[in-house]
Context: one part of a larger RNA
């Protein structure tokens, strides 16, 4: 000057408490430890690793393991010969590969050549997901969206430093005022940006239908229409701006009008100095090591999907606020041409045949579901629960044996609310309910939006975490 304390004072965080659901028992899925294995590729490891990297492993992907193969190489360049490229059929093989074998002579041209491609040979190189993230860029993650970290001058001090940043108030905020050997200023705060919340202008199709008219079993269908909604551009709004109180005549607090919103309206981008030799050499870049008939490079299989065990995360449950049939109703935000696929048809059913429309405010995925109404079950391992196992199938794809997803029959396992720990949230939140997207042939209980229904509880700060100022102790640095 830090840092540290089972030192002190002041203060904040869903940090505790007040409350809600869950986690921990079960079944399953997914990671990950372990063990096995020829591999079971690699990394990622306290919070900040463990449905992470992986926004999607049957082949590929793939880095791993076997077997077979190639060596200027699959890929760049540059130098010589030869051939236009390309194309077609057969033999041999698991395939890479090898052998043979039809068609075909194109483009510019100064006629010497040249472009692009292909072979073949030399040789400088090519490659390496090989080591080092303790050699390093970039990028991130964390303390933390916490309110802090610093500079110029100038002043005290022999210096390290110190003031400023302490101090009274106050704020989410080193927010802002008042004091004051300090005066200013910079990176951070907050504003400037994007969304929703309200109204006005202007626009009016593919969206919208109020009032006139047509027409229909029935619908903005159809003429019109520009009133509403919406959409999507410009503006308006809110600033403690007005009012009373409290304060120091000051920041500001409180309550109050008006308002669609009121004291940062709500979300979101956005993360100072720096910490942790935090993660990345396997996204990319790159030093220095290493390999060079192999630690490059092709293929076939096969493995990353094992399984005595043990952790994380999550989904399905244990049921009557339920389950099952019938009816019946209201969404937002997305996605489609190698693509979304409507109507009627076939199938019990995945599906499956046919086939309008759509490059989309038109056409289409696309049936929201919870809900709402009637009905049955009647506390039972059950009309809960739905794991396992057998059958016969459906799509995807050269190929579903290891190892896909989805149907239908038949099977019906543990599971009666979970020790001792533990998490998550303060409001259109939790909690529950179904939807769409990326990734993707196919393959989500994961991820990432999106709307519906729609809640309880905060006395407080004694304690437990974690952080921020002041102060003190210290044999730490």
């Nucleotide at each position: 000057u830090g840092a540290c304390g089972g030192g002190g004072g002041c203060c904040c965080g869903c940090a505790c408490a007040u409350g809600c659901g869950g986690u921990g028992g079960a079944g399953c899925a997914u990671g990950u430890g372990g063990u096995u294995u020829a591999a079971u590729u690699c990394g990622a490891u306290g919070c900040a690793a463990c449905g992470c990297g992986a926004a999607g492993a049957a082949c590929c992907u793939u880095a791993c393991c076997u077997a077979c193969c190639c060596u200027u190489g699959a890929c760049a360049u540059a130098c010589a010969g030869a051939g236009a490229a390309c194309u077609u059929u057969c033999u041999a093989g698991a395939g890479a590969u090898a052998g043979a074998u039809u068609g075909g002579u194109g483009c510019c041209u100064u006629c010497g050549g040249g472009a692009a491609c292909u072979c073949u040979g030399a040789u400088a190189c090519a490659g390496g997901u090989g080591c080092u993230g303790c050699a390093u860029g970039g990028c991130u993650g964390u303390c933390g969206u916490c309110a802090g970290c610093u500079c110029g001058u100038g002043u005290c001090g022999u210096g390290a430093u110190a003031u400023g940043u302490u101090g009274g108030g106050u704020u989410a905020a080193g927010u802002c005022c008042c004091g004051u050997a300090a005066c200013g200023a910079g990176c951070g705060c907050a504003a400037c940006c994007c969304u929703u919340a309200u109204c006005c202008u202007u626009a009016u199709u593919u969206g919208c239908c109020a009032g006139c008219a047509c027409g229909u079993a029935a619908u903005g269908g159809u003429g019109g229409g520009a009133a509403c909604u919406c959409u999507a551009a410009g503006g308006a709004g809110a600033c403690u701006g007005c009012c009373g109180g409290u304060g120091a005549c000051a920041a500001a607090c409180c309550g109050g009008a008006g308002g669609a919103a009121g004291g940062u309206g709500g979300g979101g981008a956005c993360g100072a100095c720096g910490u942790c030799a935090a993660g990345u050499c396997a996204u990319c870049a790159u030093g220095g090591c290493c390999c060079u008939u192999a630690c490059g490079g092709a293929u076939u299989g096969g493995g990353c999907u094992a399984c005595a065990c043990a952790c994380g995360u999550g989904c399905u449950a244990c049921a009557a606020u339920g389950g099952g049939c019938a009816g019946u109703a209201c969404a937002g935000a997305g996605g489609g041409u190698c693509g979304c696929c409507a109507a009627g048809c076939c199938u019990c059913g995945a599906g499956g045949g046919u086939a309008a429309g759509c490059c989309a405010a038109u056409c289409u995925c696309a049936g929201a579901a919870a809900g709402c109404u009637g009905u049955u079950c009647g506390u039972a391992g059950u009309c809960c629960g739905g794991a396992u196992c057998g059958g016969a199938g459906u799509c995807u794809g050269c190929a579903a044996c290891u190892c896909g997803a989805c149907u239908c029959c038949a099977u019906g396992a543990a599971g009666u609310u979970g020790g001792a720990a533990u998490c998550g949230c303060u409001a259109g939140u939790a909690a529950u309910c179904g939807c769409g997207a990326a990734u993707c042939a196919g393959a989500a209980u994961g991820u990432c939006g999106c709307g519906g229904u729609g809640a309880a509880u905060a006395c407080g700060u004694u304690c437990c975490c974690g952080g921020g100022c002041c102060u003190u102790g210290u044999a730490c640095a």
Molecule: small-subunit ribosomal RNA, 3' major domain
Organism: uncultured prokaryote